[in-house]
């Protein structure tokens, strides 16, 4: 750029010290009962690779987690542009994250 996801999981651990929820507003919030970062672990199960089942093959269901990535407060923490509207909110959208190409 293209293409699939994105309200569901995941720690009373080590080390570390004051930030932190992607960027800008505006909100909410989380932190010395320990924030970012690093290691260990745990989750997921996207891609390769392995198991079983089924197909005439393509391939289609499931499982496992060895590899490559992810990713571990709160939807992507929420709102910014459109469009319904019962004025609670739904819907689309733009930006953003991850994978794969």
């Nucleotide at each position: 750029c293209u293409u699939a996801u994105c309200a569901a999981g995941a720690g009373u651990g080590a080390c570390g010290g004051a930030g932190g929820g992607a960027a800008c507003a505006g909100g909410c919030c989380c932190g010395a009962a320990g924030a970012a970062g690093u290691c260990c672990g745990a989750c997921a199960a996207c891609c390769u690779g392995c198991c079983g089942c089924u197909u005439a093959g393509a391939g289609g269901c499931g499982g496992a987690a060895a590899g490559g990535u992810g990713c571990c407060a709160a939807a992507u923490c929420c709102u910014g542009c459109g469009g319904c509207g019962a004025c609670a909110g739904c819907c689309g959208g733009g930006a953003g994250a991850u994978g794969a190409g």
The prediction has a mean pLDDT of 86. The RNA shown here (SAM riboswitch aptamer (S box leader)) has 101 nucleotides and comes from a bovine gut metagenome. The RNAcentral record of the sequence draws on MGnify.